This is a predicted structure of a 523-nucleotide part of an RNA (small-subunit ribosomal RNA, 5' domain) from a bacterium. The coordinates come from a structure-prediction model, not an experiment, and the mean pLDDT is 82.
[in-house]
Context: one part of a larger RNA
RNA sequence: GGACGAACGCUAGCGGCGCGCUUAACACAUGCAAGUCGAACGCCAACGGUUGAUUUCGGUUGACCUAGUAGCGUGGCGAACGGGUGAGUAUCGCGUAGGCAACCUACCCUUUAGUGUGGAAUAAGCUCGGGAAACCGGGUACAAUACCGCAUGUUGUCCUUGAAACGCAUGUUUCGAGGAUUAAAGCCUUCGGGCGCUAAGGGAUGGGCCUGCGUUCUAUUAGCUUGUUGGUGAGGUAACGGCUCACCAAGGCGACGAUGGAUAGCUGGUCUGAGAGGACGAUCAGCCACACUGGGACUGAGAUACGGCCCAGACUCCUACGGGAGGCAGCAGUGAGGAAUAUUGCGCAAUGGACGAAAGUCUGACGCAGCGACGCCGCGUGUGCGACGAAGCCCUUCGGGGUGUAAAGCACUGUCCAGAGGGAAGAAUGAUCACUUCGGUGAUAGAGACGGUACCUCUGUAGAAAGCUCCGGCUAACUCCGUGCCAGCAGCCGCGGUAAUACGGGGGGAGCAAGCGUUGUCC
Numbered sequence: 001g002g003a004c005g006a007a008c009g010c011u012a013g014c015g016g017c018g019c020g021c022u023u024a025a026c027a028c029a030u031g032c033a034a035g036u037c038g039a040a041c042g043c044c045a046a047c048g049g050u051u052g053a054u055u056u057c058g059g060u061u062g063a064c065c066u067a068g069u070a071g072c073g074u075g076g077c078g079a080a081c082g083g084g085u086g087a088g089u090a091u092c093g094c095g096u097a098g099g100c101a102a103c104c105u106a107c108c109c110u111u112u113a114g115u116g117u118g119g120a121a122u123a124a125g126c127u128c129g130g131g132a133a134a135c136c137g138g139g140u141a142c143a144a145u146a147c148c149g150c151a152u153g154u155u156g157u158c159c160u161u162g163a164a165a166c167g168c169a170u171g172u173u174u175c176g177a178g179g180a181u182u183a184a185a186g187c188c189u190u191c192g193g194g195c196g197c198u199a200a201g202g203g204a205u206g207g208g209c210c211u212g213c214g215u216u217c218u219a220u221u222a223g224c225u226u227g228u229u230g231g232u233g234a235g236g237u238a239a240c241g242g243c244u245c246a247c248c249a250a251g252g253c254g255a256c257g258a259u260g261g262a263u264a265g266c267u268g269g270u271c272u273g274a275g276a277g278g279a280c281g282a283u284c285a286g287c288c289a290c291a292c293u294g295g296g297a298c299u300g301a302g303a304u305a306c307g308g309c310c311c312a313g314a315c316u317c318c319u320a321c322g323g324g325a326g327g328c329a330g331c332a333g334u335g336a337g338g339a340a341u342a343u344u345g346c347g348c349a350a351u352g353g354a355c356g357a358a359a360g361u362c363u364g365a366c367g368c369a370g371c372g373a374c375g376c377c378g379c380g381u382g383u384g385c386g387a388c389g390a391a392g393c394c395c396u397u398c399g400g401g402g403u404g405u406a407a408a409g410c411a412c413u414g415u416c417c418a419g420a421g422g423g424a425a426g427a428a429u430g431a432u433c434a435c436u437u438c439g440g441u442g443a444u445a446g447a448g449a450c451g452g453u454a455c456c457u458c459u460g461u462a463g464a465a466a467g468c469u470c471c472g473g474c475u476a477a478c479u480c481c482g483u484g485c486c487a488g489c490a491g492c493c494g495c496g497g498u499a500a501u502a503c504g505g506g507g508g509g510a511g512c513a514a515g516c517g518u519u520g521u522c523c
Stems, first nucleotide, its partner, number of pairs: 001523004006519005013379006019372002021337001026335003030332003035077003040074004048065007084290003093215008103207002108203008116150004125140006156181011186195003216262003223253003228250008265287004269280004292313005315326004343369001345368003351365001352363004382412004392403004417460006426450001431444005467512005472493003478507005488495002
């Protein structure tokens, strides 16, 4: 000098764009953050209204509408994304370059073939019982794109087997032959069809695994290792593999630093520097890990399963003491800790996501607004004229000098501000109608959280708007008074003991400016 997720002091007019718990991965009240589909399926209200019957005139009861709506449940898809955090991890975790002849991939695209025929249950419901509750148990009834048979069935899988080509290789690819085995679901329709379902091939996308190289400090850590190193066989996995197991061998790693200890998420990048390098890894993006602590599996195409399940533990809460409930490192918010870090806001209008044929529903992702000079950038606090130069204040050699064109005064302007008027873009879709080559095209009415915001126009008055630090040298800027090694200053050198440009105040000056200084950290 530059930089900062900064903090502190003094000060403070406006706007744009960013950023905002670096500490306790401490504990959390409350609300919201993951649902959706009636075009897979079963059940099905009430308030209210109309009306009938009955009545002791209080009511009781039936039918219809409300409505196959609200709601409950089965089923499907999603919930593994999105969002958070950095505890752990020195590791194939990350980065980079390759490999899999050792692999998987829902939804999507594409190709081929099919979608036949039967059956038994079950939830919600109704009913009985237990319980304070959470909820639990028994009986009964019925449905499906839920479940289970039978059939058919290949280019799939398995077994046997032939040929060709290729490969470093266990082998791979292609073309066959025989045998075994495995499937399905319907819904809507304007009757044209549309959406699905099953099996299989290819693609795309996403992942899994392996390997070379790179990846902090410590030798005041020198030896480490028994599933350890390798083999055979078996099991297991989507898949290779001590991944696991039985047996066999006795290996494997290490001063080119094993093992241990400390610290740490890694990277693109950020800061600095002429560069080489050094330091860092907030925001944004990629990967990884974690979800109260530890362990475990289930479901599924896919699981670290944050807002799933089970067990154990710590903690908190409810309880009728028998037993239960919970997990903000999601968005807000609270307490605590701390030098220190925001609103329990608005909206799904846009972008993106889930579901749905669609309308649409959900979305604290996201878009916005609020708070904070925390940072960067921009604008303003007026412009011109105005005296040998007011007053005040300061200095003085008492002549004068300085503040100083500064003010006053005159003229002007109006950013900003105030008031008034106008007022967006961000909107493409979708709906309805028409046309259509079925991809779309045109017309109509409508849809904006931000927001009556940005912006534009008019009117008005200089009327609201400057501070902070420094002035001995380094280092731009000097005098007077007070003080008297006191009070104090100080980044270093050093100032102060009676004329202190160094302390405190006044005047003056220098620098930066809505900021200026201080502290901390990095280069």